[in-house]
A computed fold for a 316-nucleotide part of an RNA from a fermentation metagenome, annotated as large-subunit ribosomal RNA, domain IV. The prediction has a mean pLDDT of 87.

Context: one part of a larger RNA
RNA sequence: ACCAGCUAAGGGAAAUCGGCAUAAUGGCCCCGUAACUUUGGGAUAAGGGGUGCCAGCUGUGUGAGCAGCUGGUCUCAGUGACUAGGGGGGCCCGACUGUUUAAUAAAAACAUAGCUCUCAGCUAGCCCGAAAGGGUGUGUACUGAGGGCGACACCUGCCCAGUGCCGGCACGUGAAGCCGGGGUUCAACUCGGUGAAGCGCCGGUAAACGGCGGGGGUAACUAUAACCCUCUUAAGGUAGCGAAAUGCCUUGCCGGAUAAGUACCGGCCUGCAUGAAUGGUAGAACGAGGUCCCUACUGUCCCUAGCUGGAACCUA
Numbered sequence: 001a002c003c004a005g006c007u008a009a010g011g012g013a014a015a016u017c018g019g020c021a022u023a024a025u026g027g028c029c030c031c032g033u034a035a036c037u038u039u040g041g042g043a044u045a046a047g048g049g050g051u052g053c054c055a056g057c058u059g060u061g062u063g064a065g066c067a068g069c070u071g072g073u074c075u076c077a078g079u080g081a082c083u084a085g086g087g088g089g090g091c092c093c094g095a096c097u098g099u100u101u102a103a104u105a106a107a108a109a110c111a112u113a114g115c116u117c118u119c120a121g122c123u124a125g126c127c128c129g130a131a132a133g134g135g136u137g138u139g140u141a142c143u144g145a146g147g148g149c150g151a152c153a154c155c156u157g158c159c160c161a162g163u164g165c166c167g168g169c170a171c172g173u174g175a176a177g178c179c180g181g182g183g184u185u186c187a188a189c190u191c192g193g194u195g196a197a198g199c200g201c202c203g204g205u206a207a208a209c210g211g212c213g214g215g216g217g218u219a220a221c222u223a224u225a226a227c228c229c230u231c232u233u234a235a236g237g238u239a240g241c242g243a244a245a246u247g248c249c250u251u252g253c254c255g256g257a258u259a260a261g262u263a264c265c266g267g268c269c270u271g272c273a274u275g276a277a278u279g280g281u282a283g284a285a286c287g288a289g290g291u292c293c294c295u296a297c298u299g300u301c302c303c304u305a306g307c308u309g310g311a312a313c314c315u316a
Stems, first nucleotide, its partner, number of pairs: 002310007010302002014300001019297001027051005036041001038151001052073009074078001086295007093287002098110002114149007125136004153281003157212003162209002164205005171200003177194006213231005240274001241271001252268005
C1' cells in the first nucleotide's frame, strides 16, 4: 500500500458529473399536523414530549391482563444489544397497482381501466390450413375481430386539392369469349360491334394517411397596428401552451434564489422548427424515473491520523 470494520478536534458538501458512499432518522405511547385535493387523501406530514427498575395505590376485567396516579432509585446511555422512515419545497414525464431487454438499459418505454373509429346479421367478420377441416365459439352486435388514444376534468378548431377507404354511375375506356364483315379450299390473319371488374367521371369521409401562407400600407411623439390593399392555397394554425424532454441564434430579456447560478423556478413571446385522440391543456394521489433548492447529518472534502481483524511481506 490492499481488503473488511471502528474512531476522529474545528469546519460541514468547500469534495464530486451528481451528497455516490457514509452519517443521521428509526419501535411503541401522548400532543400536534400546512399548501393542495378527485374530499378518499396529503399524514408516521412537519414539529414536540415520554420510555428502565422498585414500592404503594386507583379504575376496569371472571381472569391472564390493560389503563393510570403518587413516591423512591441507578447509569454517559432505559424500544440501553439485535430488529424498525431522514425530512421539507419547486418543476418535468407517466394518471395509478402492474410489465419489460434471463447475463450492461426497470424507464418518460409496454400494459392498463376509459374514450373513439372500422369490419361483421352468423353458411358472418377475423385468423390457421393448397384442401378436408379447425380457432374465435357450441359464442350472436350489452357479441366477436382489428386500428388509434390512454384514469378523471375542460376541450378536441379549419382543410377532401393529393393518397387511401366508402358509395354512385347517363357516358368514355376496357381482356377473353360471342356476333357481323373482309380473307382463307379449312384455318391463320384482319376490321367493326358487344363486353365484367378496374380506371376515368360524380359524390362522401380526417379520433383515415396527412396538411394548416407571403408582400405592402395605415392611429395627432415614437413604437405598434384593431383597419385597408394585394398575390396565392384544398385550407392558411383556432382554443390553449410556449427559450419547453420541442428555441438554431442562446448563457435570449426581466424577476426570484446565491457574495458569485451556461443549471433551477416565475414571467415575456421575436414559436430556426408548439398545438389539439400522430391528442391539447390542467391535475390530487402514486414513482428504486429525471432535475433544482432548503434543513438535519456526516472523513465526500479542508487534511489527514490512529486502532482492530484479514491478506500480504520477512525469517525458521